Context: one part of a larger RNA
RNA sequence: CGCAGGAAAUUUGAGAGGCACUGACACUAGUACGAGAGGACCGUGUUGGACCGACCCCUGGUUUAUCGGUUGUUCCGCCAGGAGCAUAGCCGAGUAGCUAAGUCGGGAUUGGAUAAGUGCUGAAAGCAUCUAAGUACGAAGCCAGCCCCAAGAUAAGAUUUCCCUUAAGGGUCGUCAGAGACGAUGACGUAGAUAGGUUGCAGAUGUAAAGGCAGUAAUGUCAAAGUCGAGCAAUACUAAUCACCCGUGA
Numbered sequence: 001c002g003c004a005g006g007a008a009a010u011u012u013g014a015g016a017g018g019c020a021c022u023g024a025c026a027c028u029a030g031u032a033c034g035a036g037a038g039g040a041c042c043g044u045g046u047u048g049g050a051c052c053g054a055c056c057c058c059u060g061g062u063u064u065a066u067c068g069g070u071u072g073u074u075c076c077g078c079c080a081g082g083a084g085c086a087u088a089g090c091c092g093a094g095u096a097g098c099u100a101a102g103u104c105g106g107g108a109u110u111g112g113a114u115a116a117g118u119g120c121u122g123a124a125a126g127c128a129u130c131u132a133a134g135u136a137c138g139a140a141g142c143c144a145g146c147c148c149c150a151a152g153a154u155a156a157g158a159u160u161u162c163c164c165u166u167a168a169g170g171g172u173c174g175u176c177a178g179a180g181a182c183g184a185u186g187a188c189g190u191a192g193a194u195a196g197g198u199u200g201c202a203g204a205u206g207u208a209a210a211g212g213c214a215g216u217a218a219u220g221u222c223a224a225a226g227u228c229g230a231g232c233a234a235u236a237c238u239a240a241u242c243a244c245c246c247g248u249g250a
Base pairs, nucleotide, nucleotide: 001152005163006162007161008160009159010158011157015149017147018146021049022048023047024046025045026044027043033038051106052105053104054103055102059100060099061098062097066093067092068091069090070089071086072085073084074083075082076081110144111143112142117137118136119135120134169246170245171244172243173189174188175187176186177185194239195238196237197235198234199233200232201231211222212221213220214219
């Protein structure tokens, strides 16, 4: 831009893509078979490998805006307490998220038409013959079935609802994230929990500062607790104000 009014949802499926693998063990059964040695078809169950998809409860990894320890140096006037830089300075842990080595799931069952092949009936050709007429089976293959996309399928489909005029609806703008290069997508915008803050809780860290006590001191010790926090539950304290634009067919 189109789909001849506009819009918001929900869909059909022409068509396209994906998947498609396989082992071992047990039972049937030491059965059929075989002199014995040996040893099944068919059918059933269990458990694996590789591959694929999803997820983060568990096990781990990572976790540069979490906590702690610590070195050098500069600074906050000094002490104490901190900040910057040094690969995140180095080191020990580590939430969410992401992730595999972790967890879960998948290939199926089934139907149709067939190939090679196997048949039935059956002439040409009084016999015979699966084939000539007719007819039945038969494969991981074909068409469906399972999963996903899909009406630009210009043959542009269908259904429901809204609008009947500055309308329905959409956008700008703002707060954002299960989204994200930018657009886009999704949530919210005071009739509000969208983000931040605050409160409480989970989780992480590992017992802070200050104070008391002991020691000349370095330092040690004490108890209640404290700090952070992107998750969870709340709370309008802060910011989502006000407004503008597009959209007018019968």
About this RNA: This is a predicted structure of a 250-nucleotide part of an RNA (large-subunit ribosomal RNA, domain VI) from uncultured Barnesiella sp. The RNAcentral record of the full RNA draws on MGnify. The source organism's lineage runs through Bacteria, Pseudomonadati, Bacteroidota, Barnesiellaceae and Barnesiella. Its mean pLDDT, the model's own confidence on a scale to 100, is 81.